[in-house]
């Protein structure tokens, strides 16, 4: 220096003029107006896809099913599907070591990363054959009326996303774990390691591939709703029509009628059972309501559409210091940065600053994009400019 990957940080600066909204002081003619001062739209505000803060609402416990959600291990968080560090697996580029099969390292990258030996279930076409198998073409061996036949093979082809584990060496008529080596697999034991998992050692020619992003098994979590949530305060109005469902029991007491009593009878009375309501579904304790002029479903109409607040001091931000690989966490000190309300944050003029085409002059451009209760994440969107870290390749010393 030149690819390439990956991470970061800005993403315009300064001056004048004019104009714009909170807040805060002043002054006036104090509905309000004017002067001065501080501040005033992001890395993503987008998307609304996770997880909270908060607010309300729901009868809580407790077991059962349904539903929905996560899924390698630790650590971190207020939590997460998010962050840091590891393990394994695939995927690319280098080095190294094998005859090869492959292996081992280091960098980038990527993973819907728990179970296929609990069961359904699929695997199209092509191909002989796609899971209790296999012979299309080859090869051997034998017979032959030279057309072919009969038995043997799964090393070579071909079909295919995938074909009886792979490489080499022996061995066979010709070939195969047929033998043996090594690499894969299966399982025992040993050692490290909080774990996932890795090493080693022994035994075994060895089980029939692959999909759970098919249904499913196994372990784990889970109340709704969401600032239009919700609180105040003014105001108005028809606790309005129609229609249909269940239901209107029991006991005590008081009281009123009847009756000499004994009793009996009444409902807009108390009290108390029973029953009925209230969780996605059930059981089950408790608990509220309601307990009959009642309760409940559908449908037609009516009034409020205003105003205050919720509304910005935060799981805040910035230096430092210790703990920690690291994310982070903790302590000191210092800072306060929009709060609008149909929507403020502008415009315009000058220099400069980047890119780009020109030998200059000089001419063009200057990105995606706009807060609405906050916050911590993913994701997407970005003209251009700087910064770093790793890999490879040139040159040079």
């Nucleotide at each position: 220096c030149c690819a390439g990957a990956c991470g970061g940080u800005c993403g315009g600066a300064c001056g004048g003029c004019c104009g714009c909204g909170u807040u805060g002081a002043g002054c006036u003619u104090u509905u309000a107006g004017u002067u001065c001062a501080c501040c005033g739209a992001g890395g993503a505000a987008a998307g609304u896809c996770c997880g909270g803060g908060c607010u309300c609402c729901a009868u809580g416990g407790a077991g059962a099913c349904a539903a929905g959600g996560c899924g390698c291990c630790g650590g971190g968080u207020a939590a997460c599907g998010c962050c840091c560090g590891g393990c394994c697996g695939g995927g690319u580029c280098g080095u190294u070591c094998g005859c090869a099969a492959g292996a081992a390292u280091g960098g980038c990258u990527u993973g819907a990363g728990g179970g296929a030996a609990a069961g359904c279930g699929c695997c199209a076409c092509a191909g002989a054959a796609a899971a209790c198998g296999a012979a299309c073409c080859g090869c051997c061996u034998u017979c032959u009326u030279c057309g072919g036949a009969a038995g043997g093979u799964a090393a070579g082809g071909g079909u295919g996303a995938a074909a009886a584990g792979g490489u080499g060496c022996g061995g066979u008529a010709a070939g195969a774990g047929c033998g043996c080596a090594c690499c894969g697999c299966u399982g025992g034991c040993c050692u490290g390691g909080c774990g996932a998992c890795a090493g080693g050692u022994c035994a075994g020619g060895c089980a029939u591939g692959g999909c759970a992003a098919g249904c499913c098994c196994c372990g784990c979590c889970u109340g709704g709703a969401g600032c239009a949530a919700g609180a105040c305060c003014g105001a108005a109005u028809a606790g309005g029509g129609a229609u249909g469902g269940c239901g209107c029991g029991c006991c005590c007491a008081a009281c009123g009628u009847c009756g000499c009593a004994a009793g009996a009878u009444g409902g807009a009375u108390g009290g108390g059972c029973a029953g009925g309501c209230g969780u996605g579904u059930c059981u089950u304790c408790g608990c509220g309501c309601u307990g009959a002029g009642g309760c409940u479903g559908u449908c037609c109409g009516g009034g409020u559409u205003g105003g205050u607040u919720g509304c910005u001091u935060g799981a805040g931000c910035g230096c430092a210091u210790a703990u920690g690989c690291a994310a982070a966490u903790a302590u000191g000190c210092g800072c306060c940065u929009a709060g609008a309300g149909g929507a403020a944050u502008g415009g315009u003029c000058g220099u400069c600053g980047c890119u780009c085409a020109g030998c200059a002059a000089u001419g063009a451009g200057u990105a995606c994009a706009g807060a609405a209760c906050c916050c911590g994440g993913c994701u997407u969107a970005c003209a251009g400019a700087c910064c770093g870290u790793c890999u490879g390749g040139c040159u040079u010393u």
Bacterial RNase P class A from Hyphococcus sp., 397 nucleotides, folded computationally. It was read from a public genome assembly, where an Rfam model found it. It matches the Rfam family "Bacterial RNase P class A". Its family is annotated with tRNA processing, dimeric ribonuclease P complex and ribonuclease P activity in the Gene Ontology. Rfam classes the family as a ribozyme.